[in-house]
RNA sequence: UUCUUAUCAAGAGCAGGUGGAGGGACGAGCCCGAUGAAGCCCGGCAACCGACUAAACGCUGGUUUAGCACGGUGCUAAUUCUUGCAGCAAAUAGCUGAAAGAUAAGAA
Numbered sequence: 001u002u003c004u005u006a007u008c009a010a011g012a013g014c015a016g017g018u019g020g021a022g023g024g025a026c027g028a029g030c031c032c033g034a035u036g037a038a039g040c041c042c043g044g045c046a047a048c049c050g051a052c053u054a055a056a057c058g059c060u061g062g063u064u065u066a067g068c069a070c071g072g073u074g075c076u077a078a079u080u081c082u083u084g085c086a087g088c089a090a091a092u093a094g095c096u097g098a099a100a101g102a103u104a105a106g107a108a
Stems, first nucleotide, its partner, number of pairs: 001108008013042001016041003022032003026084004043076003048072003052067006080100001085097004
């Protein structure tokens, strides 16, 4: 980098430190930002993978469920902020699905 599978309506600092102008993937829109952006540190949330604990099944390899949060990631404005393609709808609003994107695990 590509492919496969799963998830994306919940949650996490309503004056933490540092840092200084940008940020929300991309286009369009709409927002956030010197009453301080990104990044970094700390704190927190979640529980995808591993570890561990319990139960059931199964049988001696394990599977499933629940828990934990020790390790590996991830996340911590707005539904993945909305939309970008298709369908329904007279049209707008709206609804549904896909695409794209993000994350995890596995594979090449």
Molecule: SAM riboswitch aptamer (S box leader)
Organism: Neobacillus terrae